RNA sequence: CCAGGGGGCCGGGCAGCCGCGUCCUUCGUCAAGAAGGUCGAGGAAAGUCCGGGCUCCACGAAGCAAGGGUGGCGGGUAACGCCCGCCCGGUGAAAGCCGAGGGAAAGUGCCACAGAGAGUAUACCGCCGAUGGCCCGAGAAGGGCACAGGCAAGGGUGAAAGGGUGCGGUAAAAGCGCACCGGGGGGCUGGUGACAGUCUCCGCAUGGCAAACCCCACCCGGAGCAAGGCCGAAUAGGGGCGGCGCGCUGCGAGCUUCGGCUCAAGGCAGGUCUGUUUCGGACCCGACCGCCCGGGUUGGCUGCUUGAGCUGCGGAGCAAUCCGUGGCCCAGAUGAAUGGCUGCCACUGUCGAUACGGUCCCGAAUGGGAUACCGUCGGCGGGACAGAACCCGGCUUACAGGCCCCCUGGCACC
RNA sequence: GCUGCUGUAGCUCAGUGGUAGAGCGCACCCUUGGUAAGGGUGAGGCCGGGAGUUCAAUCCUCCCCAGCAGCACCA
Numbered sequence: 001c002c003a004g005g006g007g008g009c010c011g012g013g014c015a016g017c018c019g020c021g022u023c024c025u026u027c028g029u030c031a032a033g034a035a036g037g038u039c040g041a042g043g044a045a046a047g048u049c050c051g052g053g054c055u056c057c058a059c060g061a062a063g064c065a066a067g068g069g070u071g072g073c074g075g076g077u078a079a080c081g082c083c084c085g086c087c088c089g090g091u092g093a094a095a096g097c098c099g100a101g102g103g104a105a106a107g108u109g110c111c112a113c114a115g116a117g118a119g120u121a122u123a124c125c126g127c128c129g130a131u132g133g134c135c136c137g138a139g140a141a142g143g144g145c146a147c148a149g150g151c152a153a154g155g156g157u158g159a160a161a162g163g164g165u166g167c168g169g170u171a172a173a174a175g176c177g178c179a180c181c182g183g184g185g186g187g188c189u190g191g192u193g194a195c196a197g198u199c200u201c202c203g204c205a206u207g208g209c210a211a212a213c214c215c216c217a218c219c220c221g222g223a224g225c226a227a228g229g230c231c232g233a234a235u236a237g238g239g240g241c242g243g244c245g246c247g248c249u250g251c252g253a254g255c256u257u258c259g260g261c262u263c264a265a266g267g268c269a270g271g272u273c274u275g276u277u278u279c280g281g282a283c284c285c286g287a288c289c290g291c292c293c294g295g296g297u298u299g300g301c302u303g304c305u306u307g308a309g310c311u312g313c314g315g316a317g318c319a320a321u322c323c324g325u326g327g328c329c330c331a332g333a334u335g336a337a338u339g340g341c342u343g344c345c346a347c348u349g350u351c352g353a354u355a356c357g358g359u360c361c362c363g364a365a366u367g368g369g370a371u372a373c374c375g376u377c378g379g380c381g382g383g384a385c386a387g388a389a390c391c392c393g394g395c396u397u398a399c400a401g402g403c404c405c406c407c408u409g410g411c412a413c414c
Numbered sequence: 415g416c417u418g419c420u421g422u423a424g425c426u427c428a429g430u431g432g433u434a435g436a437g438c439g440c441a442c443c444c445u446u447g448g449u450a451a452g453g454g455u456g457a458g459g460c461c462g463g464g465a466g467u468u469c470a471a472u473c474c475u476c477c478c479c480a481g482c483a484g485c486a487c488c489a
Base pairs, nucleotide, nucleotide: 001410002409003408004407005406006405007404008403009402010401012345013344014343015342016341017340018339020040021039023037024036025035026034027033042385046396047395049394050393051392052391053390054224055223056222057221067220068219069218070217071216072086073085074084075083076082087101088099089098090097091096102215103214107213108212109209110208111207124155125154126151127150128149131148132147133145134144135143136142163181164180165179166178167177168176182204183202184201185200186199187198188197189196190195228302229301230300231299238293239292240291241290242289243288244286245285247268248267249266252263253262254261255260270284271283272282273281274280275279295488296487297486309328310327311326312325313324314323315322316321347382348381349380350379351378352377353376356375357374358373359370360369361368362367415485416484417483418482419481420480421479424438425437426436427435432469440456441455442454443453444452462478463477464476465475466474
């Protein structure tokens, strides 16, 4: 320098003018308002896909069932489906990248078409026909047929056909026998572990799919700031259904203007009628609560932003991360603010340059010439994805352009 | 802001691991003097997009895109 890979970061800067929102101060009698100051979007604020905080509802707890989720091992964390490290598998020449990565001899189900056979495997073509049978032959020689039967090597079908290669073996074959590779069981060693290595046994029928049902292990109550609380305005403080019995009495305590007011252990429990007691039935009443119908409003305050917060240094750890210590305060809007214009600089695209420097040519040299390739000068442009809405931790997706660090391979030079 | 659902022919909808259908519409033919109705034949789809699992995906899983619906408070 070229090609490739991994990680981190930025995502224009400064000034002037005009404008917007929160908060503070001052002026203004109040209100309206004015002036000054302060702070004012993101790496994804996005998708709402996971995990929490917070709030309300439900519920003794634990456990079980249903439903949902996660899935190699170890660690990190408030938690996670996230992150870090490692293992295994795949891929690449390498750096590296990818993996929803438990279980298929627990059971059920599916495997279309093609094919002989697709799940207790099968025999279409094929090979053989040693043995038995038939035939030729004088024949216990030799030969033929492919009838019984044997085989699964080869062909063919398919995504997939019951280990692979080689040697032996045989009539032809086959884990039939053997060697190596692969697989399974057991032991030993190393490792926290996933797992790895090694020894030994078994010739080894038992495929794929669990992002099909399912089994195993672990996790999960539901809703969401339009949660929830308070105030105000308005309406028909109405109707229906259900829950429930707000009630009475009162041991005592506090306050007191001595009239009362507030809290409250314990006890009895709505009213009427009725059935045989415990207990139950029918009707009626009503404070509160829930749902529905009907009606009204489109207001304010709170929750609301100091938080698993950001950051400098030191330490532990391979790392994710954690610990100690110092510093900092960093949007709170509610039809919803955070913007616009101009100038300069930086970046970048393109066009031009009468050639200043580099570059190339000529020449002994001052020098002369060529060229818009690089710098330089001048003109005209360009700047993405997108925008908080209760708050955090992640993931995913979108993104013009740019910067830095590390690694692999190649070429050249020292 | 939060939550749920849907996307298949021009339109309205089925379908569900194994070459994707129905009705209406469209084109042509028959019928008629002509039209409508009726009868027959046919065209038209990468099942919203992209990845993954699988031998195989409209279907199963994940990520995007588009559309639709619901959720306010008072009494």
Two RNAs folded together computationally: RNase P RNA and transfer RNA, 489 nucleotides in total. The prediction has a mean pLDDT of 80.